[in-house]
Context: one part of a larger RNA
RNA sequence: CUGGGCGUAAAGCGUGCGCAGGCGGUUAUAUAAGUUUGGUGUGAAAUUCCUGAGCUUAACUUAGGAACUGCAUUGAAUACUGUAUGACUAGAGUGCGUCAGAGAGAGAUGGAAUUCCACGUGUAGCAGUGAAAUGCGUAGAGAUGUGGAGGAACACCGAUGGCGAAGGCAGUCUCUUGGGAUGACACUGACGCUCAUGCACGAAAGCGUGGGGAGCAAACAGGAUUAGAUACCCUGGUAGUCCACGCCCUAAACGAUGUCAACUAGCUGUUGGACCUUAACCGGUUUAGUAGCGAAGCUAACGCGUGAAGUUGACCGCCUGGGGAGUACGGUCGCAAGAUUAAAACUC
Numbered sequence: 001c002u003g004g005g006c007g008u009a010a011a012g013c014g015u016g017c018g019c020a021g022g023c024g025g026u027u028a029u030a031u032a033a034g035u036u037u038g039g040u041g042u043g044a045a046a047u048u049c050c051u052g053a054g055c056u057u058a059a060c061u062u063a064g065g066a067a068c069u070g071c072a073u074u075g076a077a078u079a080c081u082g083u084a085u086g087a088c089u090a091g092a093g094u095g096c097g098u099c100a101g102a103g104a105g106a107g108a109u110g111g112a113a114u115u116c117c118a119c120g121u122g123u124a125g126c127a128g129u130g131a132a133a134u135g136c137g138u139a140g141a142g143a144u145g146u147g148g149a150g151g152a153a154c155a156c157c158g159a160u161g162g163c164g165a166a167g168g169c170a171g172u173c174u175c176u177u178g179g180g181a182u183g184a185c186a187c188u189g190a191c192g193c194u195c196a197u198g199c200a201c202g203a204a205a206g207c208g209u210g211g212g213g214a215g216c217a218a219a220c221a222g223g224a225u226u227a228g229a230u231a232c233c234c235u236g237g238u239a240g241u242c243c244a245c246g247c248c249c250u251a252a253a254c255g256a257u258g259u260c261a262a263c264u265a266g267c268u269g270u271u272g273g274a275c276c277u278u279a280a281c282c283g284g285u286u287u288a289g290u291a292g293c294g295a296a297g298c299u300a301a302c303g304c305g306u307g308a309a310g311u312u313g314a315c316c317g318c319c320u321g322g323g324g325a326g327u328a329c330g331g332u333c334g335c336a337a338g339a340u341u342a343a344a345a346c347u348c
Stems, first nucleotide, its partner, number of pairs: 003320004007302002012316001014201004021194003025088007033081002035077008048066007091191001092188004096183004103177007110154001115149007125136002162169002206247006215241002220236004258315006266293011297304002321348003330341004
């Protein structure tokens, strides 16, 4: 090393792309590296094992044999793997037609609402709570009407609905652009799968520079509550939330379920496409999603169940009692905050 596992017990990297590596469809021929099978040489002795012999026996000593599972060389076999050459179309991809979509980036623009400002009407309250108070208001508030400013978010439609690798994405229009599904044909001809290191993307909060700032609101201040109240409730309120550029790189980044492929009963809804049928999306077939139930099977149970946690294969990641600890030290990255990699003593 050969083990058993990873939805919830420890354990799937947040997600993708992808070099090396691992693995790889059908078929013909060649080769004979792997593979299989003979021969030859070697594989020191001792040890070990077997059969004997010698000390009264044994340990011990000793003779012979086996073994030394290996290596080299040489002959043969050619199913499988490899290699080389050729062919194929079922995997993968390209072209053509059609379709759906909050997929991404940039620009423009719209209405409702909050707040503020100005003016008019108008008078004593308003706001807030369990009840109050702080707060605002006779320097005219709140209410109401008109006009204006500015920022942010887009009611209804709206949906276990759609799109995206994930994070995530929602007013409307335009431009640029990625991906997907489906249909019949044509083409390329294994071009594929996975992926250590690497590269890219990655909510919120946070950081840097410059803008912006309506509402909300950490911190902070005040009022309450309370034994206290560094809270919950109330009145205010700054960072921040928004934009541009640059960092940070973490989340219960969750389906707590890695990616790809094949196979294994059905039923019900819904989204996109194609076909048949019909008076009618009424019904049927098929395909790609998205939900609910459920045969077999699996599971410790809960549950999962053709979108598997069933039955198998390929590749990667990870786990190995609790605490110490995702910590210390060191390395790498970062402006910092910190992130990442990652122990031990000790203890139960």